[in-house]
Molecule: small-subunit ribosomal RNA
Organism: uncultured bacterium
């Protein structure tokens, strides 16, 4: 796009089509084929006439008329109309043919004389329930049958035979008449033949679905002869004869199906389809038969069989809607049991007329196409409501209202065409004819004939009045927003959406898209070049047959003659009609309908052309192909025949191991192995030569002779003359393994056994070992049988190798040039999706095979063929999946490579893990133990200090515009201090005190208080995956990008990679790169030397000076110097740099700090602040007292102190630095053992205080001991700070003295002023859990061979089926369930076919 559609919703009105696509189920009911009285006998019915009877209304007569029941006759009933069951077929289309018939209807000759006998109805009787049947007796015809004639006709044997009829009806003049007519004519009707027309039978060519997992098929089959037989040809039938006939150009056979013009869709070429309409077949309950007729094997006829129905008085009868309606039924799903013969057509008829569910109207269904309308114009205050919102507005939106208007359509009144012309009745004129009858024929005139009809159309009324819905809105694909929902309810053509901020589910509002319909759904084409004729492909995506030889076929060299099948042209002829297409008419337009055209690309016959394909002839040599002459070669087969090597056998020497492995062991060995030296057997394989090397069709071929033998190749002259190529079927060759017979068996070695490895080891190692492996002979017939590359032929830059033959040339163990044939490797043009081929193409052409059509099932089933078997070919389908694949890219990762870093390892030193305690966590417990942080990067962390406060927990009291903020009213004048009272307290009363500040003197102005009621406050409540900022981590690891330009189709790449170097993507050379930027360094502080300024509250010693002070030095803190591979030797590419060294206070980034690149971890944090969403509002807010955050079987991290002699313990004695300090630090003196107190001097601090460092040193003590070690808990006396040390604080002292005697597994930290010891200070703080943090100075090591490993990181390169990226992907059992499909004793059905048996009806022969 498009439908004979259905389904949701929703539905004004017209026109024109359509309307059982399924049960070729079954059908109540009515209709759908009957008509002629001008064939015939005739009178059941109705009517008129007439008649009798006679009670004036009834009964009876009378075929006399108009007309008819039934019956004979005749014509029609074979048409019209349904329907697609069947049927792959001369059924259909087309285009021919030749051996036929055709009623009715045209045309044309001939003719219709003369007789008979029946029979239906009636009528009489009889059976039967019925349908319907018998018997008698009468009787007619256009029924039937003989005779007579036969122009043509038919049959002949060529003499000859044969065979026809029917009448009826109007009309009439003469003439006859038995009065009925005869006789004439006219029309109709018959009979014979012939011609057409029509219609129909039949036979041919070619076209017409799908399967080959249907390959053979056929006995009347094929043909002939003679006869039958038909309307006609013919095995259509029979007889006999003969052995044909169809078949891969697909028979047979199985499925499916009515064909066609056409319809649908497409640019076309095709594809699908065959409703309506039209032409053709087939069918009529199912199956067979014939009969009647011009036609039938006959929808609405006969018989017989079957199956279903229905009636019966149970004997027997009746029926066939696939006509038109309706009716059940099946279905998703398709209509009135309607009108009419008016018109077109058709049947009988002379006709009038009568049938006529075809036909022609009407109902009913948006079932489709066409038009029409639901209003039009003005209308801003941009109403009101809805819906958002940044709160300011925006949107619906000129939309509505409101003003003006108009009436199509519907609706009510009225008028109103066409469809109608026959046909009849009167005249009238021609025409037959003796006729002025009749009958025909034109013509004129009357009266008429319409289902549709309330018909189209037309005009009035009257009112905007009656009349809009569907569906969509992430992107494909026009349209966006809030709300609800929270991976739920749901959406979904495909990707796909929902897990708390959903343009994607549901609502809303807005919008878009079509409109009386919108959507969905199924269906076809199209897009899809995704079956490729137009117009694809096969090295890696699916795809070249393992390889040959060849048969049908398909293709085919040069030049000529011819023919005319192919091919071009012209002509006729057909291609039915409608339809499509194109010009026009009519319906108001359209859709619809008409007229004419062109088209139907096709067939057939015909006449030309002869290029080119073909046939035939009769050449020729470029393709092929002989012949001769060389040389190469694991090319095949067969026979021989060597040597090294394993192995076992025999001897001899000799002794204990030997053999194997990462390591071992099984296993041989004192019965002498292994080793080793002679001898001997047996079997297979062929080291060096060997190659990127040859050879063969391919698998494949290797020691050396020798016989047979294929095939390529080079070079040369003759020769044949297209003999060629490819190759479906067919034959063959065909690795390993494998199978059968019978031979061999040394080593090798599937099975097998042992040993070992591991968790396990049905393996990988090991020691044994049997099939096989080897021969003959027969089998299988596959392989990554690969070049993942078919075969043939042409043609189309080149270089360098190797191999075989040949010419030529020169300087000849040799080299260079050329040429053929064969193998490589690189590389251009071109090709390819890239990778890559690339004269040995995957380039550019032709030919011919063979193969592909997402993936999975599956090279599997079933079947056929081959095979001993194993198994090979051939080769589905059900079901499943959105995807399965190729190349290449960038990461990331490898128990992959190569290089290079780091306390990563190695060397060391010290610790953790145990032990007591501190602290933090988990985990339990609790009313509550608030909350966060969780590998490394959570755990002495947020906490630079949780007794109350802190605090966010918890139980209780208790406010409610609030503890805290702006804002409005209203009042007061504050604030502040204090004292009683209840209560835990907050609160609550109650009383004292003190009473604002300006000022223009206005209750004016700020400012506090208090009360109201409202918008709000608050909230440490969630949401760190909704965020800002800030961190932490890889990691202070050297890296991470970007312009331009180039390269690629593109992802992407180059740069940034190589080649040196560096702590460094530092820096240097080189490159299709050139330059940039963020990191790195470098600038900034500290601290090492100096110099110079300066200097008090600091200056030891010195030196001036009585001093006060001054100079130098320490010292402090300001400027400056210094360092930069500068500068020498060497090493390098004489680059960068790297190794000595000199000088220096310091040397190669001197030592430390601050800085932390692009980015990952949805890392950490809404509880530090901020801040979107959500929730809580008399409470999830707020106060207020207590608790609690310290609970305690336990389990971890971090740390303190130990476990003691390098120690402790007691006494003396030195030596810092940084820092603090007025709500402070606190001296001296005094009191206590002491922790503290008293005290009060300096000190706003280089001036005074904290302030004695300590470890070390010197002397003494302790001797290895649970200790003169250790110090926990405990009891007991104090002290301090604080409203307050009960849960729950910290020092002192007395007394007590636990555990623990260097710590398994495992595991941290450190490269030099570091480790490791030692002690000081400060932040917070009223006190302190501080053994935690930050800082500071003293004492001060050991060690670094090295980078194999272990962790982390950087460059480079490789593989990748990964890409949330190796904590990935992902195979397979097996458990459950869940779908699909099988197999199964066995039954039951369907088709077919072959045999046999019974056999209705019926036609045909006989009798």
């Nucleotide at each position: 796009a498009u439908u004979g559609a259905a389904c949701g919703c929703u539905g004004g009105c017209g026109g024109c089509a359509g309307g059982c696509u399924u049960a070729a189920c079954a059908c109540a009911u009515g209709c759908a084929a009957g008509u002629c009285g001008a064939g015939c006998g005739g009178u059941a019915a109705c009517a008129g006439g007439g008649g009798u009877g006679c009670u004036u209304g009834c009964a009876c007569c009378c075929g006399c008329u108009g007309a008819c029941g039934a019956g004979c006759g005749g014509c029609g009933a074979a048409c019209g109309g349904g329907u697609g069951a069947g049927u792959a077929a001369c059924g259909c289309g087309u285009a021919g043919g030749a051996a036929u018939c055709u009623a009715c209807c045209u045309g044309a000759u001939a003719g219709a004389g003369g007789g008979g006998g029946a029979u239906a109805g009636c009528c009489c009787g009889g059976g039967g329930a019925a349908a319907c049947c018998c018997g008698g007796a009468u009787u007619a015809a256009u029924a039937c049958c003989g005779c007579a004639u036969a122009c043509g006709c038919c049959c002949u044997a060529c003499g000859g035979g044969g065979g026809a009829a029917a009448g009826c009806a109007g009309g009439g003049g003469a003439u006859c008449u038995u009065c009925g007519g005869a006789c004439c004519u006219u029309g109709c009707a018959c009979u014979a033949u012939c011609a057409g027309a029509u219609g129909a039978g039949c036979c041919u060519g070619c076209g017409u679905c799908g399967g080959a997992u249907u390959a053979g098929c056929u006995a009347g089959u094929u043909g002939g002869u003679a006869g039958g037989g038909u309307a006609a040809a013919g095995g259509c039938c029979u007889a006999c004869c003969a052995a044909g006939g169809c078949g891969a150009c697909g028979a047979u056979c199985c499925g499916u199906a009515g064909c066609u013009g056409g319809u649908c869709u497409g640019a076309g070429a095709g594809g699908a389809u065959g409703a309506u309409c039209a032409g053709c077949c087939a069918c009529a309950c199912u199956g067979g038969a014939a009969c009647u007729g011009a036609g039938a094997c006959a929808c609405g006829g006969u018989c017989c069989a079957g199956a279903c129905u229905c009636c019966u008085a149970c004997g027997g009868g009746a029926g066939g809607c696939a006509g038109c309606a309706g009716u059940g039924g099946g279905g998703a799903a398709u209509a009135u049991u309607g009108g009419a013969c008016a018109a077109u057509g058709g049947g009988g008829g002379c006709a009038a007329c009568c049938c006529u569910g075809a036909u022609c109207c009407a109902g009913c269904c948006a079932u489709g196409c066409c038009g029409c309308g639901u209003g039009u114009g003005u209308g801003a205050a941009g109403a009101a409501g809805g819906c958002c919102u940044u709160c300011g507005g925006g949107u619906u939106g000129u939309a509505a209202a409101g003003c003006a208007c108009u009436u199509u359509a519907a609706g009510c009144a009225g008028g109103g065409a066409g469809g109608a012309a026959a046909g009849g009745g009167u005249g009238a004129u021609g025409g037959c004819u003796a006729a002025u009858a009749u009958c025909c024929a034109u013509c004129a005139u009357c009266a008429u004939u319409g289902a549709c009809g309330u018909u189209a159309c037309c005009u009035g009324c009257a009112g905007a009045a009656u009349a809009a819905g569907c569906a969509c809105c992430g992107g494909c694909u026009a349209a966006c927003u809030u709300c609800g929902u929270g991976c739920c309810a749901g959406c979904a053509g495909c990707c796909g959406c929902g897990g708390u901020a959903a343009u994607a589910c549901g609502a809303a509002g807005g919008g878009u898209g079509c409109a009386a319909g919108c959507g969905u759904u199924a269906a076809u084409c199209g897009g899809a070049a995704u079956u490729a004729c137009u117009g694809g492909g096969c090295g890696u995506a699916a795809a070249g047959g393992g390889c040959g030889c060849g048969u049908a076929g398909g293709c085919g060299g040069u030049a000529c003659u011819u023919c005319a099948a192919g091919u071009c042209a012209g002509g006729c002829g057909u291609g039915a009609a409608a339809g499509c297409c194109c010009c026009g008419g009519g319906c108001u337009c359209a859709a619809c309908c008409u007229g004419g055209g062109a088209a139907c690309c096709g067939c057939g016959c015909u006449u030309g052309a002869g290029a080119c394909u073909g046939g035939a002839g009769a050449a020729c040599u470029a393709g092929a192909g002989u012949u001769c002459g060389g040389g190469a070669g694991a090319g095949g087969a067969u026979g021989g025949u060597g040597g090294a090597a394993u192995u076992c056998c025999c001897a001899g020497u000799g002794u204990a191991g030997a053999g194997g492995u990462g390591a071992a062991a099984u296993u041989c060995g004192u019965a002498g192995a292994u080793a080793u030296u002679g001898g001997g057997a047996a079997g297979a394989a062929c080291a060096c030569c060997g190659a990127u090397g040859g050879c063969g069709a391919a698998g494949g071929c290797a020691g050396c002779c020798a016989u047979c033998u294929g095939g390529a190749c080079c070079g040369a002259c003759a020769c044949u003359g297209a003999c060629g190529c490819u190759g479906a079927g067919g034959c063959g060759c065909g690795a390993a393994a494998g199978c059968g017979u019978g031979g061999g068996g040394a080593g090798c070695a599937a099975a097998c056994a042992g040993g070992a490895u591991u968790a396990g080891a049905u393996a990988c190692c090991c020691u044994g070992g049997u099939a096989g492996u080897c021969c003959a002979c027969g089998c299988c017939g596959u392989a990554a049988a690969c070049g993942a590359u078919g075969a043939g032929u042409g043609c189309u830059a080149g270089a360098c190798g190797u191999u075989g033959g040949g010419g030529u040339c020169c300087u000849u163990a040799g080299g260079g040039c050329u040429u053929c044939g064969g193998u490589g490797u690189c590389g251009c043009a071109g090709c390819u999706a890239a990778c890559g081929c690339a004269u040995u193409a995957a380039g550019c052409a032709c030919u011919c095979c063979g193969c592909c059509u997402g993936g999975g099932g599956a090279g599997u089933a079933c079947g056929g063929c081959c095979g001993c078997a194993a198994g090979g070919u051939u080769a589905a389908a059900a079901c499943u999946c959105a995807a399965a694949g190729g190349a290449a890219u960038u990461g990331a990762c490898g128990g992959g490579g190569g290089c290079c870093c780091g306390c990563a390892c190695a060397a060391g030193c010290g610790g953790u893990g145990g032990a007591g305690c501190a602290u933090g966590u988990g985990g339990u417990u609790u009313a509550a133990u608030u909350c966060g942080a969780a590998g490394c990067a959570a755990c002495g962390c947020g906490c630079a200090g949780a007794a109350c406060c802190u605090u966010a927990c918890c139980a209780g009291c208790c406010c409610u515009u609030g503890a805290c903020a702006u804002g409005g009213g209203c009042g007061u004048c504050g604030c502040g201090g204090g004292u009683c009272c209840a209560g835990a307290g907050a609160u609550g009363g109650a009383c004292c005190u003190u009473u604002c500040g300006g000022u223009u003197c206005g209750g004016c102005c700020g400012g506090a208080c208090g009360c109201c009621g409202c918008a709000c406050a608050g909230g440490u409540g969630c949401u760190g995956c909704a965020u800002g900022g800030c961190u932490g981590u890889c990691g202070u690891c050297a890296g991470c990008u970007c312009g331009u330009g180039u390269c690629g189709u593109g992802a992407g790449a180059u740069g940034u990679u190589g080649g040196g170097u560096u702590a460094a993507g530092u820096c240097c050379c080189g490159c299709a790169a050139c330059g940039a930027g963020c990191g790195c360094a470098a600038c900034c502080c500290c601290u090492a030397u100096g110099a110079u300024u300066a200097g008090u509250u600091a200056u030891a010693c010195g030196c001036c000076g009585c001093a006060a002070g001054g100079c130098u030095c320490u010292c402090u803190a300001g400027u400056c110097a210094g360092a930069c591979u500068g500068c020498c030797c060497u090493g390098u590419u004489c680059a960068a740099c790297g190794g000595g060294g000199a000088g220096g206070a310091a040397g190669g980034u001197g030592g430390g700090g601050a800085c932390g690149a692009c980015g990952u971890c949805a890392a950490g944090u809404c509880a530090g602040u901020a801040u979107g969403g959500c929730c809580c509002u008399u409470a999830u807010g707020a106060c207020c007292a207590g608790g609690g955050c310290u609970g305690c079987a336990c389990a971890c991290g971090u740390a303190c102190u130990a476990c003691a002699a390098u120690g402790c313990c007691c006494a003396c004695u030195a030596c810092a630095g940084a820092g603090g300090g007025a709500c402070g630090c606190c001296a001296a003196a005094c009191c206590g053992c002491a922790a503290g107190g008293u005290g009060g001097a300096g000190c706003u601090a280089a001036u005074c205080c904290c302030a004695u460092a300590a470890a070390a040193g010197u002397g003494g003590g302790c001797c290895c001991a649970g200790u003169u070690c250790g110090g926990a808990u405990u009891g007991g006396a104090g002290g301090c700070u604080g409203c307050a040390a009960c849960u729950c604080g910290c020092c002192u002292c007395c007394a007590u003295g636990a555990a623990g005697u260097u710590g398994g597994a495992a595991u941290c930290g450190c490269u030099a002023g570091u480790a490791a010891u030692g002690g000081c200070g400060c932040a917070u703080c009223a006190g302190c859990u501080a053994c935690g943090g930050c800082g500071c100075c003293g004492u001060g090591a050991a060690u670094a061979c090295g980078u194999u490993c272990c962790c982390g990181g950087g460059c480079c390169u490789u593989g990748u089926a990964c890409a949330c990226a190796c904590u990935g992907c992902c195979c397979g059992u097996c458990a459950c369930a869940u779908c699909a499909u099988g197999a199964a004793a066995g039954c039951c059905g369907g088709u077919u076919a072959u045999a046999c048996c019974c056999g209705a009806a019926g036609u045909c022969g006989c009798u």